[in-house]
The RNA shown here (Bacterial RNase P class A) has 429 nucleotides and comes from a Planctomycetota bacterium. Model confidence (mean pLDDT): 77 of 100. Its Rfam family is "Bacterial RNase P class A". Rfam classes the family as a ribozyme. Lineage of the source: Bacteria > Pseudomonadati > Planctomycetota.
RNA sequence: AGAGUGGGCCAGGCGGUCGCUCGGAGUGCUUGCAUUCCGGGAGGAAAGUCCGAACUGGACAGGGCACGGUGACGGCUAACGGCCGCCGGCGGCGACGCCAGGGAAAGUGCCACAGAAACUACACCGCCUAAGCUCGUCUUCGGACGAGCCGGCAAGGGUGAAAAGGUGCGGUAAGAGCGCACCGCGCGAUCGGCAACGAUCGUGGCAGGGUAAACCCCACCGCCAGCAAGCCCACGUAGGCGGCAAGUGAACCGUCGCAUCCGCGAUCUUGGGAUCCCAAAUGCGACGCUCCGCGAGACGGCUCGUCUCGUUCGAGCCGCGGGUAGGGUGCUUGAGCCGACGAGCAAUCGUCGGCCCAGAGAAAUGAUCGCCACCGCGCAUCGGAAACGAUACGCGGGACAGAAUUCGGCUUACCGGCUCACUCUGCUG
Numbered sequence: 001a002g003a004g005u006g007g008g009c010c011a012g013g014c015g016g017u018c019g020c021u022c023g024g025a026g027u028g029c030u031u032g033c034a035u036u037c038c039g040g041g042a043g044g045a046a047a048g049u050c051c052g053a054a055c056u057g058g059a060c061a062g063g064g065c066a067c068g069g070u071g072a073c074g075g076c077u078a079a080c081g082g083c084c085g086c087c088g089g090c091g092g093c094g095a096c097g098c099c100a101g102g103g104a105a106a107g108u109g110c111c112a113c114a115g116a117a118a119c120u121a122c123a124c125c126g127c128c129u130a131a132g133c134u135c136g137u138c139u140u141c142g143g144a145c146g147a148g149c150c151g152g153c154a155a156g157g158g159u160g161a162a163a164a165g166g167u168g169c170g171g172u173a174a175g176a177g178c179g180c181a182c183c184g185c186g187c188g189a190u191c192g193g194c195a196a197c198g199a200u201c202g203u204g205g206c207a208g209g210g211u212a213a214a215c216c217c218c219a220c221c222g223c224c225a226g227c228a229a230g231c232c233c234a235c236g237u238a239g240g241c242g243g244c245a246a247g248u249g250a251a252c253c254g255u256c257g258c259a260u261c262c263g264c265g266a267u268c269u270u271g272g273g274a275u276c277c278c279a280a281a282u283g284c285g286a287c288g289c290u291c292c293g294c295g296a297g298a299c300g301g302c303u304c305g306u307c308u309c310g311u312u313c314g315a316g317c318c319g320c321g322g323g324u325a326g327g328g329u330g331c332u333u334g335a336g337c338c339g340a341c342g343a344g345c346a347a348u349c350g351u352c353g354g355c356c357c358a359g360a361g362a363a364a365u366g367a368u369c370g371c372c373a374c375c376g377c378g379c380a381u382c383g384g385a386a387a388c389g390a391u392a393c394g395c396g397g398g399a400c401a402g403a404a405u406u407c408g409g410c411u412u413a414c415c416g417g418c419u420c421a422c423u424c425u426g427c428u429g
Stems, first nucleotide, its partner, number of pairs: 001425010012372007020041010043400001047411002050409005055226004062304004067222005073085004087101001088099004102217002107215002109211003124157002126153003132149007165183006184206001185204008230329004240320005247292001249291002253288008263277001265276004293311006336355008374397005380391004
């Protein structure tokens, strides 16, 4: 000097004029407005609505199934599918980056095309023909050579993402883990590490492969809905109409009613009798309470449990119809931000100190002027071999993009600038 890798920060600044909105302190007055002053007022992604929560409501949100999510190990966090470290694998000269990273010996699928063959492996081009048989030629009569049959092979070549581990040596007729060495793989032991895992040693010729972001199996996690959640106030109607709808159940007790009914009660009466009261008890009935059955509701689907309500003075469901949609609150002090110190490789945590930093409501946070800054282009001067740098002047530029209950993440979009650390290459000292 160039080319890269991994982080952090900024996202124009200052001033004037006018305007909007929130909070505070005043003043005026018609108590709801006006006005003065002070202070605050969009983002790193506010986007996507993809995860996780806080908060609110659903009686308790209890169990199971289905369904869905995650997936090496250890840690952080309120939690997460996030973050940090680290292991294994892959890519890169490297700094580093990427991985939907449990299981193929539970089972079921799939591996197109090409190729002989993609789950007993049926062999296209091929190699051998030792042994056995046949034919031919030669023969020193021992046999040799050639061809073929019967056979042997999957080592070589081809195809492919992948072809019964790889390389080498031996062996064989030719071959093959057939044998051996090393590597790979399985199992075991020892050592290191919290662990994933790694190293060393031993042992076994080694259960044809791959694929689970194929179905599946395993481990762990998951109640639902959502600030238009909810809460309060005011107003108003139709507390409407119709339909469906579940036992003529059981015991005790209580209350009430009716009947019988002691008391030789009361009244009437010539006798007989009639009427009234009628404790206790008995019987019958109604209601209440409890239980059983049945019905319904409890807001992802099914189911169990539980609770609540109802069982003809009927819960609830279905249909039709009517009223209202106004105001307030939730609403911004937070798992908040900044700084210092300490612990930790780090994510992060602890202690101390400081700060308050939008709250609109059809949606406020703006418009304009001036100066400066930044970037690009041009031109002039200076330095320089050049690239380039500095100064002055002129022209132009301003990315992605706007809160809506609030946070922690992820993903996507993006002009330009500053800065830290590391890697590689070249040159110079």